[in-house]
The part of an RNA shown here (small-subunit ribosomal RNA, 5' domain) has 503 nucleotides and comes from an uncultured bacterium.
Context: one part of a larger RNA
RNA sequence: GAUGAACGCUGACAGAAUGCUUAACACAUGCAAGUCUUUGGCAAAUCUGUGCUUGCACAGCCUAGCCAAGGCGGACGGGUGAGUAACGCGUAAAGAACUUACCCUGCAGACAGGGAUAACAGACGGAAACGACUGAUAAUACCUGAUAUAAUUGCCAGCACGCAUGUGCCCGGCAAUGAAAAGUAAUGCUGCAGAAGAGCUUUGCGUCCUAUUAGCUUGUUGGAGGGGUAACGGCUCACCAAGGCGAUGGUGGGUAGCCGGCCUGAGAGGGUGAACGGCCACAAGGGGACUGAGACACGGCCCUUACUCCUACGGGAGGCAGCAGUGGGGAAUAUUGGACAAUGGACCAAAAGUCUGAUCCAGCAAUUCUGUGUGCACGAUGACGUUUUUCGGAAUGUAAAGUGCUUUCAGUUGGGAAGAAAAAAAUGACGGUACCAACAGAAGAAGUGACGGCUAAAUACGUGCCAGCAGCCGCGGUAAUACGUAUGUCACAAGCGUUAUCC
Numbered sequence: 001g002a003u004g005a006a007c008g009c010u011g012a013c014a015g016a017a018u019g020c021u022u023a024a025c026a027c028a029u030g031c032a033a034g035u036c037u038u039u040g041g042c043a044a045a046u047c048u049g050u051g052c053u054u055g056c057a058c059a060g061c062c063u064a065g066c067c068a069a070g071g072c073g074g075a076c077g078g079g080u081g082a083g084u085a086a087c088g089c090g091u092a093a094a095g096a097a098c099u100u101a102c103c104c105u106g107c108a109g110a111c112a113g114g115g116a117u118a119a120c121a122g123a124c125g126g127a128a129a130c131g132a133c134u135g136a137u138a139a140u141a142c143c144u145g146a147u148a149u150a151a152u153u154g155c156c157a158g159c160a161c162g163c164a165u166g167u168g169c170c171c172g173g174c175a176a177u178g179a180a181a182a183g184u185a186a187u188g189c190u191g192c193a194g195a196a197g198a199g200c201u202u203u204g205c206g207u208c209c210u211a212u213u214a215g216c217u218u219g220u221u222g223g224a225g226g227g228g229u230a231a232c233g234g235c236u237c238a239c240c241a242a243g244g245c246g247a248u249g250g251u252g253g254g255u256a257g258c259c260g261g262c263c264u265g266a267g268a269g270g271g272u273g274a275a276c277g278g279c280c281a282c283a284a285g286g287g288g289a290c291u292g293a294g295a296c297a298c299g300g301c302c303c304u305u306a307c308u309c310c311u312a313c314g315g316g317a318g319g320c321a322g323c324a325g326u327g328g329g330g331a332a333u334a335u336u337g338g339a340c341a342a343u344g345g346a347c348c349a350a351a352a353g354u355c356u357g358a359u360c361c362a363g364c365a366a367u368u369c370u371g372u373g374u375g376c377a378c379g380a381u382g383a384c385g386u387u388u389u390u391c392g393g394a395a396u397g398u399a400a401a402g403u404g405c406u407u408u409c410a411g412u413u414g415g416g417a418a419g420a421a422a423a424a425a426a427u428g429a430c431g432g433u434a435c436c437a438a439c440a441g442a443a444g445a446a447g448u449g450a451c452g453g454c455u456a457a458a459u460a461c462g463u464g465c466c467a468g469c470a471g472c473c474g475c476g477g478u479a480a481u482a483c484g485u486a487u488g489u490c491a492c493a494a495g496c497g498u499u500a501u502c503c
Stems, first nucleotide, its partner, number of pairs: 001502003005499005012372006018365002020329001025327003029324003034072003038069005047060006079282003088207008098199003104194006111145004120135003124131002151177006158169004182187001208254003215245003220242004225237003257279004261272004284305005307318004335362001337361003343358001344356004375405004385396004409444001411439005419430001447492005452473003458487005468475002
């Protein structure tokens, strides 16, 4: 000098930031991912009609709403740092070894048919979770066929180029394979090519401590082949060879997410990785795949382990390292708040709309930084009080009182935004906030630590190696500038001091 700090004493206001560093401990409750209407169904209210007991019954149409099928999104956004010493991260390259939904551009197409199934109805089992039977039905759900030069694969040629495998061209020839969904409309669907952004893979260099860790390795190292993958590859498998790594530190052990940055320092360095941004990993512990353009998936599925809960004992349910909040641990860390008004995201043709604990705000905390105030001027050879004294005086001290003035901030009253963009109109959580004006009155606003030397600032009394102080040297045993109190002084100031850690 610094801090995501804590503790002690004290505490006026405003703005900006920050706030479980410990138990990746366990979690009550609420919310955090839905949405569209292509399709089928159930269906209030209102409306219409009929009946009349005049306010009820029945029937019908439509809609809100609900259920189900279907599409897109739940792989983003948000959290945490347990694991990881690794191509994980940083930086620089490579992919002639790869993938890519939505958006954009270009070329081409969308023909003909079919069978189911849920919700629903009926009936059934179960305590529940839920399950199963019969019957009917729809689609942008599913299936079959047709077409497709461009696409893919195989065989046969040619030309050009390169970086070895090869790449490009000749819309080369032959054969095989593969599409579609509609909608009143906006729009949507299918194939191919490109672009953009994203992902995946590989490599050079860098990346903590330990030798009181010296040998490690059998899919191990390499080969040619089968399988597998979007793709290369011992990724996997059979066969063959016996290799591969290592004092330039292998292997083992310990510790740790990495970086931009941040702190310190003249720099070189040293320390660190909170907040903000990029990457990675994880989602109660462990394992697995499914779906999908994308996951081996925080608020999806299956198995297992531990724990918690319900149970009719047969069986079921759950996962806050999302936002709040609770218990626990701890020196220690906040509200079970408001709004989608703005920015952004999902669905949606657009708009509208719905959802959004992302986000924007408010609340709490001197936790940090910045700014402001707690008044200003005059006022005595100097009141009272207090301290001290050589009893003469000295100090507190222009300090107070008193006189004149001002009103920042806080307070009261009145007015009152920008942030709002979209053809117009409408639309503000914050918020009657910021800001402006008026009013009243010095009125409501100062402490903490130190005073032996280092080190700015000293006297008196009490105590008597006691009580105590202390960062180091050291003070205290009867005149203590070092302990305690008082007065005075010094330093910083809404803070001050102590402790911890880093330079």
Its Rfam family is "Bacterial small subunit ribosomal RNA". Its family is annotated with ribosome and structural constituent of ribosome in the Gene Ontology.